[in-house]
């Protein structure tokens, strides 16, 4: 504005206008002018809004809705007809615009811009619309505001195993296109452009304000909120519009879903809710436009899953609560627990009012009632909190890391107790810090990881003295920007806080404009000489290359001489040699090499360089009154040189010599040793490019105590045999040692730094995998350069310390070492212990020294722990049963039994209150654990060590002392010494014995005195028997003595040693006792003690019998022997220590003896065991299995004892085995010792071949050494520290995993060959 309809501009349809490009969501893409920040457009646009100026004249037209008729399943769509407008068109006017001309002016870094005048040209505007009369609108130009677009400096990820990239690519001319510049696009022309300041490529990623952490620098992140970008299912394109290349617009392609009448259509939640899927992981399909805002509208108002609110989630931050008080009981060290009474009400339940869009879990008030409200982790250390109990027993389990658990688990699992946080507590993942462990602040590189093998040199970085100027860096002042939020401080508002607000500061660590300064850096110019370079001089040199010459040795060959071996080794053999070697000698040829000089010495960048001469070349040092004038230092990439080995081609080949062949060694010996020997070693031309290429030390410059050698040059002084001489000093420059300050983890370095500074480069960031794989480059190859990860692991490593160890060194020592010597063991028989085997049992312990005649351990029973059989024992408590109608106990006989009132049968006796069962709990245990222990003992150790205080040294562990020299048995002593002292041990001490003296004198003794007895060969002898004595011996108490005191020598004038004197004894006289810090998980629970565990009517107690005593065998310790230094027979001597009353026993008798029967004495210097034997004398045996040897066996007898069968001892007779001196190997002993001979005692009823003691006889040989075995000390190496019986490497074996090879097999793709062929094309 038109139409329909209506009470109504309430509603519906259409035309027109504006908005829909905002808001909201997400982070896929993007390493880019996308973002941040600062410029810039003289190359731009901007609807709605604001300001100013000027306008809005005249005339036409169409298309919807609507009506009529169609198509289609639908979506939708076609034809005809009517009509309005702020819809559309035409004409006029005006600025504007375009082109040309004029000329001054303005801005500016620069006119192509602007302003003024003139001409021409093309045209081009509007809605006298609406009105409630207030206004709202419309058009042109200019300005503003806002928003947008372009260009640009700078900034912000990783990878070089991505080094070259690029054809519209870079530029020019002319066009097209755009709001606008531009290869933005196009035509032509040129060949540029980017890149080590990292292009290109690959990977990852929206960017910022900000967030977490950190003292900061940083590191990590980009959730929420804000700014910017991008996207809207994956792509592409376009229209409209001021603005889009727009996703709640259109079209197309792709993929997906839906409808369909199969013709065709529709859709796009990274809007709000919600669903599915995925996933470790995330809410309600709520209310309202009331607030804030946006769009439209004159306005009222309409719309808005923007927004405001509610619901859900311990997701975060903040605040609060889960009660408080008093009294009493129980139990207490506290903690605690129970009961009673009282108080409070945040929270909770209920109600009213306010408030709200409506509500509410919001606000206010009232009522009720301690009511409705505590957990998680931890308790070995780090790390707050158990040395509590039970269970478990390297199992189950714990553990971030270290590490717990194998019978006493503060570490596992529970209980109790405690600790820390608390509506949370823990677990897991991520980030920062700790971490100076990526080091800018703020690290290192000799040996821990790390200096390129060496030099030259490009870029880069850095750079001497003086002057002038500029002002890029730098500094100062001022101005602008650096959004808000965030952060900090103060104040304020929600009851506090979280949260929010105000003000100020700060942040953004920065960018830009203007002005100033000029010391330093820089730039420009001018100068200087000390850095550097050049030149000159005389010296030194294994510097390089080339040429020539020489020497010995070696090898081969030839000649001469000469004869049996040579060579080689730890020892041999292979090998050479009678065709004459090795050896001696003369000569020829060949290749390699270059003795002596020769040296921490010289030269060179390093690798490296050595006979002599010549030629060519190079470098350094020194000296110079010469010249240039900063020309320099370092050096990413790059280049050159670069030992040995190796490779290619061609020579050469004497020696040596990988591989290889022999000989040895050995378990083997693909090695070490020996004999040969190819490549190679040598030369020429190339390649390789590595080494412990080391000073494990990059190059250059400056500074910082000294001392002492040595090479070169110069200068000075002295001497001179005048030489290029010798000596000394100074300067410069090389090359060594020591050392101060300093440095360093230390070792060490120390003017040639590893010190103090400067410049530049390279390299490192736990060990292994690995200098490997892949990729790339180089190489003929071998291989080199660059160089990871998966995975695995808690260490790997450096320097130093203490010990231990060494088939390392040095010193010292020892008969459980050797040597010298003596005697044994190992062979035999027997005894005894052990193993093994056997057995019902043969009980158990101990296993190198340091178990095995050991557990005092000689067992008939006992012992006794083992085996077989029989029998017995539970204090005490609880419960149940039984019992004066008699419990328990005892017993004759019979049965049973090996035996027994143990049991059974049948009875008896006396007594008078307990007994039985179950569950606990006991006694007892020679049951377990000696690796839970005490105590005791063995061994290291017949050793001489082990420590402390103070000082000193070292960061420290630690060292020193305690070492060195000498000495000793000794860490004994002396001297030296950063040590001085001290302790334990050694010694001293104690005991015995050896000498002397004193004292004492019975039970000892008997010289002298007296007596007695006995014998007598009449001489006398014997007996301490008696009196007596105490002399001697002896006994037992004390004292002395021996100390290197004396002498000589050695030594240091020491300590001490050697020898000697004297002495009983001489250097510890001799022999014992005692004997360190510690170690050995040494031995013992079976001597006793004892923790824990176990048994508890048997693993306790008793009895009988057996066993410990077995016997194919092996080992240890002994005894007796094998004989003549002896056996046997006869005769004759000499001890000491000990023991004795359940005992020793004189003496006598008997017996052949063992012994038996009587019997004195003795509780012991009294009596007794008790007459020792070897020895001596005499005889015999005569070298033999014996007159040796005595095993074994037979017979007879004796003793002990309840008992000698298994299983004792003794006597007599008989029997008469092995054995004729002992393999490998091994033991003891250095003097009254070994050897040998007996005796006593212990054990014990009986039983010594054993143990412990005692005396008798009585040697040999060292007077040393470190060879074997060990010990001590010093030193050295160490990858050992459970300490060499250590540690550790590889194969093999077993199991598991991954990968590779593997006869093949199945499927797909591509290519080639052949065939066929629906169909297509061409020709006819």
């Nucleotide at each position: 504005c038109g139409a329909g309809u209506u009470c109504a501009g309430a509603c519906u349809c259409g035309c027109a206008g504006c908005a829909g490009a905002u808001a909201g969501c997400u982070c896929a893409g993007u390493a880019a002018c996308a973002c941040g920040u600062g410029g810039u457009c003289a190359a731009g646009c901007u609807a709605c809004c604001c300001u100013g100026c000027a306008g809005a004249c005249a005339c036409g037209g169409a298309c919807a809705a609507c009506c009529u008729c169609g198509g289609g399943a639908a979506a939708c769509u076609g034809a005809g007809g009517c009509u309005a407008a702020u819809c559309c068109g035409c004409g006029a006017u005006a600025c504007c615009g375009a082109u040309c001309c004029c000329a001054c002016g303005c801005u500016g870094g620069a006119a192509u811009g602007c302003c003024g005048g003139g001409a021409u040209c093309c045209a081009c505007a509007a809605a006298c619309g609406c009105u409630c009369c207030g206004g709202c609108g419309c058009u042109g130009c200019a300005g503003g505001a806002u928003g947008c677009g372009g260009c640009u400096g700078c900034g912000g990820c990783c990878g070089a195993u991505u080094a070259g990239g690029u054809a519209g690519a870079c530029g020019g001319u002319g066009g097209g296109g755009u709001a606008a510049c531009g290869g933005c696009c196009c035509a032509c022309c040129g060949u540029g452009c980017c890149g080590a300041u990292a292009a290109u490529c690959g990977g990852u990623a929206c960017g910022g304000g900000u967030u977490g952490u950190g003292a900061g620098a940083g590191c990590a992140a980009g959730a929420g909120c804000c700014c910017g970008g991008a996207g809207a299912c994956g792509g592409a394109a376009u229209c409209u519009g001021a603005g889009a290349c727009a996703a709640g617009a259109u079209u197309c392609c792709g993929g997906g879903c839906c409808c369909u009448a199969c013709g065709g259509g529709g859709c796009g939640c990274a809007g709000c809710a919600g669903g599915c899927g995925c996933g470790a992981a995330a809410c309600c399909u709520u209310u309202a436009c009331a607030c804030u805002g946006c769009a439209c509208g004159c306005a009222a108002g309409u719309g808005c899953g923007a927004u405001a609110a509610g619901g859900g989630g311990a997701c975060u931050c903040c605040g609060a609560g889960u009660g408080c008080g008093a009294g009493g009981g129980c139990a207490u060290a506290u903690a605690g627990u129970c009961c009673u009474c009282g108080c409070u009400u945040u929270u909770g339940a209920g109600a009213a009012c306010c408030g709200u869009a409506a509500g509410g879990u919001g606000g206010u008030u009232c009522u009720c009632g301690a009511a409705u409200a505590a957990g998680a982790g931890c308790u070995g250390g780090g790390c707050a909190a158990g040395a509590c109990c039970g269970g478990u027993g390297c199992c189950a389990g714990c553990c971030g890391c270290c590490g717990c658990g194998g019978u006493a688990a503060u570490a596992c699992c529970g209980g109790c107790a405690g600790c820390u946080c608390a509506a949370g507590u823990g677990a897991u993942g991520g980030c920062c810090a700790a971490u100076c462990u990526u080091a800018u602040u703020g690290g290192g590189c000799c040996u821990a990881a790390a200096g390129c093998g060496u030099c030259c040199g490009u870029a880069g970085c850095u750079g001497g003295c003086c002057g002038u100027g500029a002002a890029a860096g730098u500094u100062c002042g001022u101005c602008g920007g650096g959004a808000a939020a965030u952060c900090c401080a103060u104040c304020c508002g929600c009851u506090c806080a979280a949260c929010g607000g105000a003000u100020g500061g700060g942040c953004g660590u920065c960018c830009g404009g203007c002005g100033a300064a000029a010391a330093c850096u820089u730039c420009a110019c001018g100068g200087c000489u000390u850095g550097g370079g050049a030149c000159c001089g005389g010296a030194a040199g294994g510097c390089u290359c080339g040429a020539g010459g020489g020497g010995u040795a070696c090898g081969u060959c030839c000649g001469g001489g000469g004869u049996a071996g040579g060579a080689g080794u730890g020892a041999a053999a292979u090998c050479c040699u009678g065709u004459a070697a090795u050896c001696c000698u003369g000569g020829a040829c060949g290749g390699a090499c270059c003795a002596c000089c020769g040296a921490u010495g010289g030269c060179g960048a390093a690798a490296g360089c050595a006979c002599c001469u010549c030629g060519a070349g190079a470098a350094g040092a020194c000296g110079g009154a010469u010249c240039c004038g900063a020309c320099a230092g370092u050096g990413a990439g790059g280049g050159a040189c670069g030992a040995a080995a190796g490779c290619u081609a061609g020579g050469g080949u004497c020696u040596c010599g990988a591989a290889c062949c022999g000989g040895a060694u050995u378990a083997g010996a693909u090695a070490c040793c020996c004999g040969g020997g190819u490549a190679g070693u040598c030369c020429u031309a190339g390649c390789c490019g590595u080494a412990a290429a080391c000073g494990a030390u990059g190059u250059u410059c400056a500074c910082u105590a000294g001392g002492u050698g040595u090479g070169g040059c110069a200068c000075a002084g002295g001497c001179u045999a005048c030489g290029a001489g010798c000596c000394u000093g100074u300067g410069c420059u090389g090359u060594g040692c020591c050392g101060u300050a300093g440095g360093g983890a230390a070792g060490c370095c120390g003017a040639g730094a590893a010190g103090u500074g400067a410049a530049c480069c390279g390299c490192c960031u736990g060990g292994g995998a690995a200098g490997u794989a892949c990729g790339u480059c180089c190489g003929c190859a071998a291989g080199g350069a660059u160089g990871a990860a998966a995975c695995u692991u808690a260490a790997a490593g450096g320097a130093a310390u203490u010990g231990g160890c060494g088939g390392g060194g040095g010193a010292g020592c020892a008969c459980u070492a050797c040597a010298a010597c003596c005697g044994g063991a190992g062979g035999a028989g027997c005894c005894u212990g052990c193993g093994g085997u056997u057995u019902a049992a043969u009980u158990g312990g101990a296993c190198u020294c340091a178990a095995c005649g050991c557990c005092g351990g000689a067992c008939a029973u006992c012992u006794c722990a083992c085996c077989a059989g029989c029998u017995c024992c539970g204090a005490c408590u609880a419960c149940a049963g039984u019992a004066a109608u008699g419990a328990c106990g005892g017993c004759c006989a019979g049965g049973u039994u090996g035996a027994u009132g143990a049991c059974c049968u049948u009875g008896c006796c006396a007594c008078g209150a307990g007994c039985u069962g179950u569950a606990g709990a006991g006694a007892g245990g020679a049951g377990g654990u000696g690796c839970a222990u005490g105590g005791c003992c063995g061994c290291c150790g017949u050793c001489a060590g082990c420590u402390c205080g103070u000082a000193c040294c070292g960061u420290g562990a630690g060292g020193c002392g305690u070492c060195c020299u000498g000495u000793u048995a000794a860490g004994u002593c002396a001297g030296g010494c950063a040590a001085c002292g001290a302790g334990c041990g050694a010694g001293a001490c104690c005991c015995a014995c050896g000498c002397a003296c004193c004292u004492a004198a019975u039970u000892g003794c008997c010289a002298g005195c007296a007596g007695c007895a006995g014998u007598u060969c009449c001489g006398a002898c014997u007996g301490g028997c008696u009196g007596g004595g105490u002399a001697c011996a002896u006994u037992a108490g004390g004292u002395g003595g021996a100390c290197u005191g004396c002498c000589a020598g050695u030594g240091c004038c020491a300590a001490a040693c050697u020898g000697g004197a004297g002495g009983a004894a001489g250097g510890a006289a001799u022999g014992g006792g005692c004997a360190a810090c510690g170690g050995u998980a040494g031995g013992u629970c079976a001597g006793u003690a004892u923790g824990c565990c176990c048994c508890g009517a048997a693993u306790g107690a008793g009895c009988u019998g057996g066993g410990c005593u077995a016997c194919a065998c092996g080992c240890g310790g002994g005894c007796u022997a094998c004989a003549a230094u002896g056996g046997c027979c006869g005769a004759a001597a000499c001890a000491a220590u000990g023991g004795g009353u359940u005992g020793c026993u004189a003496u006598c008798u008997c017996g052949a003896a063992a012994g038996a029967g009587a019997a004195c004495g003795c509780u012991a210097a009294u009596c007794u065991c008790c007459g020792a034997a070897a020895u001596u004398c005499g005889g015999u045996c005569g070298u033999a299995g014996u007159u040796c040897g005595g095993a074994u066996u037979g017979a007879g007898g004796g003793c002990u004892g309840a008992a000698a069968c298994u299983c004792g001892c003794c006597c007599u007779c008989a029997u008469g085995a092995a054995g004729c001196u002992g393999g490998a190997u091994u033991c003891g002993g250095u003097a009254g010792u070994a050897a040998u001979c007996g005796c006593a005692u212990u054990u014990c009823a009986g039983a010594a071949g054993a143990g412990u003691g005692c005396g008798g006889u009585g040697a040999a040989u060292a007077c040393g050494u470190c060879c074997c075995u060990g010990c001590u000390c010093c030193u050295u190496g160490c990858a050992c520290a459970c300490a060499c019986c250590g540690c550790c490497c590889g194969u093999c074996a077993a199991a598991g995993c991954a990968c590779c090879c593997g006869a093949g097999u199945g499927a797909g793709g591509u290519c080639c060959g052949g065939a066929u062929g629906a169909g297509g094309c061409u020709a006819u």